[in-house]
RNA sequence: GGAGAGUUUGAUCCUGGCUCAGAACGAACGCUGGCGGCGUGCCUAACACAUGCAAGUCGUGCGAGAACGCUCCCUUCGGGGAGCUAGUAAAGCGGCGCACGGGUGAGUAACACGUGGGUAAUCUGCCCUUGAGUUUGGGAUAACCCGGGGAAACCCGGGCUAAUACCAAAUGCGCCCCAGGGGUCUUCGGACUCCUGGGAGAAAGAUGGCCUCUGCUUGCAAGCUAUCGCUCAUGGAUGAGCCCGCGUCCCAUUAGCUUGUUGGUGAGGUAACGGCUCACCAAGGCUCAGAUGGGUAGCUGAUCUGAGAGGAUGAUCAGCCACACUGGAACUGAGACACGGUCCAGACUCCUACGGGAGGCAGCAGUGGGGAAUUUUGGGCAAUGGGCGCAAGCCUGACCCAGCAACGCCGCGUGAGGGAUGAAGGUUUUCGGAUCGUAAACCUCUGUCAGGAGGGAAGAGCAGUCCCAUGGCCAAUACCCAUGGGACCCGACGGUACCUCCAAAGGAAGCGCCGGCUAACUCCGUGCCAGCAGCCGCGGUAAUACGGAGGGCGCAAGCGUUGUUCGGAAUUACUGGGCGUAAAGCGCGUGUAGGCGGUUUGGAAAGUCGGGUGUGAAAUCCCCGGGCCUAACCCGGGAACUGCAUCCGAAACUUCCUGACUAGAGUCCCGGAGAGGAAGGCAGAAUUCCCAGUGUAGGGGUGAAAUCCGUAGAUAUUGGGAGGAAUACCAGUGGCGAAGGCGGCCUUCUGGACGGUGACUGACGCUGAGACGCGAAAGCGUGGGGAGCAAACAGGAUUAGAUACCCUGGUAGUCCACGCUGUAAACGGUGCGUACUAGGUGUCGGGGGUAUUCACCCCUCCGGUGCCGCAGGUAACCCAAUAAGUACGCCGCCUGGGGAGUACGGUCGCAAGGCUAAAACUCAAAGGAAUUGACGGGGGCCCGCACAAGCGGUGGAGCAUGUGGUUUAAUUCGAUGCAACGCGAAGAACCUUACCUGGGUUUGACAUCCGGGGAACCCUCCCGAAAAGGAGGGGUGCCUUAGGGAGCCCCGAGACAGGUGCUGCAUGGCUGUCGUCAGCUCGUGUCGUGAGAUGUUGGGUUAAGUCCCGCAACGAGCGCAACCCUCGUCUUUAGUUGCCAUCGGUUCGGCCGGGUACUCUAGAGAGACUGCCGGUGUUAAACCGGAGGAAGGUGGGGAUGACGUCAAGUCCUCAUGGCCCUUAUGCCCAGGGCUACACACGUGCUACAAUGGCCGGUACAGAGGGCAGCGACACUGCAAGGUGAAGCAAAUCCCAAAAAGCCGGUCCCAGUCCGGAUUGGAGUCUGCAACUCGACUCCAUGAAGUUGGAAUCGCUAGUAAUCGCGGAUCAGCAUGCCGCGGUGAAUACGUUCCCGGGCCUUGUACACACCGCCCGUCACACCACGAAAGCUGCUUGGACCAGAAGUCGGUUUCCUAACCUUCGGGACGGAGCCGCCCAAGGUUUGGGUAGUGAUUGGGGUGAAGUCGUAACAAGGUAGCCGUAGGGGAACCUGCGGCUGGAUCACCUCCUUU
Repeated sequence: GGAGAGUUUGAUCCUGGCUCAGAACGAACGCUGGCGGCGUGCCUAACACAUGCAAGUCGUGCGAGAACGCUCCCUUCGGGGAGCUAGUAAAGCGGCGCACGGGUGAGUAACACGUGGGUAAUCUGCCCUUGAGUUUGGGAUAACCCGGGGAAACCCGGGCUAAUACCAAAUGCGCCCCAGGGGUCUUCGGACUCCUGGGAGAAAGAUGGCCUCUGCUUGCAAGCUAUCGCUCAUGGAUGAGCCCGCGUCCCAUUAGCUUGUUGGUGAGGUAACGGCUCACCAAGGCUCAGAUGGGUAGCUGAUCUGAGAGGAUGAUCAGCCACACUGGAACUGAGACACGGUCCAGACUCCUACGGGAGGCAGCAGUGGGGAAUUUUGGGCAAUGGGCGCAAGCCUGACCCAGCAACGCCGCGUGAGGGAUGAAGGUUUUCGGAUCGUAAACCUCUGUCAGGAGGGAAGAGCAGUCCCAUGGCCAAUACCCAUGGGACCCGACGGUACCUCCAAAGGAAGCGCCGGCUAACUCCGUGCCAGCAGCCGCGGUAAUACGGAGGGCGCAAGCGUUGUUCGGAAUUACUGGGCGUAAAGCGCGUGUAGGCGGUUUGGAAAGUCGGGUGUGAAAUCCCCGGGCCUAACCCGGGAACUGCAUCCGAAACUUCCUGACUAGAGUCCCGGAGAGGAAGGCAGAAUUCCCAGUGUAGGGGUGAAAUCCGUAGAUAUUGGGAGGAAUACCAGUGGCGAAGGCGGCCUUCUGGACGGUGACUGACGCUGAGACGCGAAAGCGUGGGGAGCAAACAGGAUUAGAUACCCUGGUAGUCCACGCUGUAAACGGUGCGUACUAGGUGUCGGGGGUAUUCACCCCUCCGGUGCCGCAGGUAACCCAAUAAGUACGCCGCCUGGGGAGUACGGUCGCAAGGCUAAAACUCAAAGGAAUUGACGGGGGCCCGCACAAGCGGUGGAGCAUGUGGUUUAAUUCGAUGCAACGCGAAGAACCUUACCUGGGUUUGACAUCCGGGGAACCCUCCCGAAAAGGAGGGGUGCCUUAGGGAGCCCCGAGACAGGUGCUGCAUGGCUGUCGUCAGCUCGUGUCGUGAGAUGUUGGGUUAAGUCCCGCAACGAGCGCAACCCUCGUCUUUAGUUGCCAUCGGUUCGGCCGGGUACUCUAGAGAGACUGCCGGUGUUAAACCGGAGGAAGGUGGGGAUGACGUCAAGUCCUCAUGGCCCUUAUGCCCAGGGCUACACACGUGCUACAAUGGCCGGUACAGAGGGCAGCGACACUGCAAGGUGAAGCAAAUCCCAAAAAGCCGGUCCCAGUCCGGAUUGGAGUCUGCAACUCGACUCCAUGAAGUUGGAAUCGCUAGUAAUCGCGGAUCAGCAUGCCGCGGUGAAUACGUUCCCGGGCCUUGUACACACCGCCCGUCACACCACGAAAGCUGCUUGGACCAGAAGUCGGUUUCCUAACCUUCGGGACGGAGCCGCCCAAGGUUUGGGUAGUGAUUGGGGUGAAGUCGUAACAAGGUAGCCGUAGGGGAACCUGCGGCUGGAUCACCUCCUUU
């Protein structure tokens, strides 16, 4: 002293990015805001600044010297004079200071800074120490006065004067210079030092005191003395200059830079070394360990973060540097090239009398401006510090304080205890309650802060004045100085901190959040709107995600947001990552620098290790202690500062030197293998072409064709010839090569590897940035060549189109020579080298052993090349001695996807283009491996009336019915591929009814509760379409404890009723469908990091996950099957209403007696189980055949529907959440509509006829139904029907005639004696009522239709087809539906194909799952970027012009106090002039960079645009890479390459037996 989470997927593991939780801040913004302490406060415009202040001081250096005012005097009252003010103010000369302090970070990538050294190459005012001095003179000048110029700033002339100002001379202990000699040290350059001689060169006084000595003699002066100065030296301290080692950002899309440049000699210059400067000489110097250039930046102590290593930062505080409006320059000075100095130039501002002048807040305040944003034009020198001064003191926007700001850190408060009726109120509710909540009220307390009153500090030490003591000085007890003690004096903050008292719970809480991450949930509103959002994502009517509310969570005088930094991020990986497939191994080699390097001896000591010393400023961090009530804060001490330097020591390892070695590497010799390379020659087969022969109508080509060739003779065939290219078989996961690549045979030249043996060299090695070479195909240049093939191109097909796939042609090219290009899926997607780490088995080359006549076989060693496999590794797949294992060395490369391997720049290329290689912008992913599904115009196996084989239909007609559409006041609603459409509806004239129109009604048609009244109930009349309304009459029930009660009705009030209103995407239930398909799962175990797998796969078998066998599985559940119903056979029981064999009767009817055998009825049983036999099979399961049997392999049929799928259907069956309506979306009523009709579709009926129609006769069912019913029978009507009426609640009676059939007749192929629509007329029945809108009957009418296009449906046996019968619903209404029986076929070779399904496997970029995914052009909108004739800035270089101020140099035109002088002048100095250098400026020409630009190019993004379908499955032509051509577009085609291609077959190899 180290924490993770969300997000790619259906799920998983991994890779990988994005995002969050933390800490921090000179912050800003939003909401809010009680107090105090300590800090902090222009990060932007180094933008511009009004005003005030920020540097002065010294009278103890010097000269001069006011005024106002007061007093006095004079006065001609105008005024004048004197004194005080006062030796004061102000100014001047002079000294010191102004180079500090304060500000800022523009510039600077540099010895600027940091650190450690050097200065033997230096300076240092004031201060300290030591030594020696402080002598004698001189001439000026400001102030002042006078005069003058100017608007001003200011200036000029004349005159006077002083000094610690200036100058000369003297002296010279040191110092300095020259010469000579000696010593010490040395980096050999020199440095230091001693002695001798010579030379040069200083000074200033002031103040206080004293009189011992001298002079005048009061006292003063000389003098003495003290203090402060001055001069020359010495040493120190402090400060500074210069030099050096090391450290110090980004860009190589900046690779070469440099002429004072590098060095030397000499000179100049500086405090000092030095090209610092100059002259000359030489030609150097720097650089891939990054020069030069560009960009950015003050550096550090430290600060923030982090476990650390690191990363980021450089506010406040401290050290250094740089700058002071911009640029240049010097002066003064100890120190400056000087923030509040000077000069010049420039820009800007101000003044002006237009002639000229003034100015520089990046000092403190403050203003404008900029900006998201940063304070008072405050107080004081009381403290600390600084300047001057002897001092008092003055000055000090340094500083100390106060003010403003929650800007930060720290502390405190907004009350504490009790208090359940769990108050009111809010919110919510399942209506019970829950919650805010002990929270409040209420009771009892306390008194911090704020408020009031009173008291009241520390910070104060100095200095000064006074007193005292001691010491020094001196002649001195004086003065002065020093030290110590006492007293007095001095506070901006500030009447502040603090203390006491008073009153009073009284004045003091907000902000963010509550979907996950992440702590905290409900209601309402909203309805992909409004909005939220850090990421994932919320919102389309039930939103814990928006807005509000209640509640909750978190922090709290703050809380959030934004921005920034570090962290998390091992996401640049030193600590601490990777590169087969995720991003990532250069196409391959040779090799330079560099990095790394075998065994051993001795030495050195650079790295390394140990110890010492110096340094690492202070502050900060950490520890201990202390001071403010505590803390923040502050103080003291310690530790630390991981560093640098230096000294001593150690010698294992690395390094260096040295000697040796042979295991690495290499050389020589022998041997064989090989498509290794280059050149030359030769050969045969085949294609094509040409010639000739034979021969005749076709050939060719394809899925099918056509273009094409051919009667001018093709194709075919024979012979001859020409030419080019490539080398069948051998041939092989065989060989060779570094890779690309290399294949007939022979010859020549040549590289490498391998095996074997001994000898030699002696680490000579490995890797390899740059560099150099090689490098498939395509392509380019020049010249050849050209048979075949074949981009482009042309034609023919295909197609919706077909710029393709297919076909016929065909040019570049393919070939050769020379040159260029330099790229590929240049792949083992695996860099090279070395070592180590189980095995097995092939194959190629060589060797050894055993054995053999030889060849094999067998064992073994080395080198290559494959496969399998252990440990180990890996995300997995897989790799596994040919590593992707374990290690070492070196190189290359990666850091989310897209933009993009693109733009720009550079470079290479003839070009095409290659190499190098970004950004803006945009996305929350993009990816790898594996899993489960789904899918495939993938594969295998297998089912199904799926196809096929059949039979009959639909699609055409008419009608019925449903639907769409249209119409309508309404045509109520729902159902919509299969799986809606004769469906909900098993029956719409009213009703139904939900729709429309109109008339009414409002506690309601219906339920519960309350109050009042009344039995209930029945009847009549009026109005009205009815509902409704009004009037009248009849009727008085039941129970009772005698109060009343129950049921029903009426009236009234409100709670409530009611809704076929919405949401089937909020639901329950029910249903359809895949599908009666054989599947779907679980427990335990095992395997896998995991999703998951196994089981359930496999071999058989089955209708079946049916059964058997095998098996890391063993079992189990839901399904299958069976159990249930029904039909088929038999037995038994029972025998009416059924039946009738035997017997009798008969009206001849099982009618009667009788019987219960049969049929039948309906109960109970039996029966069938692959049980038996044979065969096949694995001895199994099972299958095939057979026997028996009524029935045989599930006997036929039914009921029965696994896990699930379709947000399938239904809120209009019912139930139900939510929403909506409430004099209406409820309820009642009448009428209408659901029945409409140009059309379209589905399902049916009837037909089109002779296997038929019609007429007559005649036969045989089953299953049902029946009392508001079925209704015989009789009569009647042509008939529907009507009338009367028996029987029957049914094995009894009725419906009830079964029909097809059979027998007979007729029709004769026609729109008919088919067909029956439509229409007219007349009726019947049901019903309150048949107009809209019923069914049926009769008469009449007699439509379409002559077997139905494309297409499509059902059915495998008692089935299809055909025939009729019944039932439900129902007053009536059936071609529909549900049932029933009668007659009763055909066909199935088979599983290639269509459809659906099951299992296994494979591919996948799909998972909303192929109705998937997805690409490109075009069109539209927006965004950023590139190019572009140019245009405009900024920056920088070259050349030239110009040249202010100024230093330096020159000159001597003018001027010139001190010094010299021979008095003429000279020296010195100044001005002027000239010259060098040089800022601004100008001209011109380059480079870089930024902005902009008509137009243009691609790119990105954007719910529903256009064209196609390129990719993902064999994606329908496998895909992809490089290259070239072509095309609206994705793309297509050629050549070469890759597997990161499915499938089938074959070969080879491997594994097991």
A computed fold for a 1553-nucleotide RNA from a Deltaproteobacteria bacterium, annotated as small-subunit ribosomal RNA. The prediction has a mean pLDDT of 85.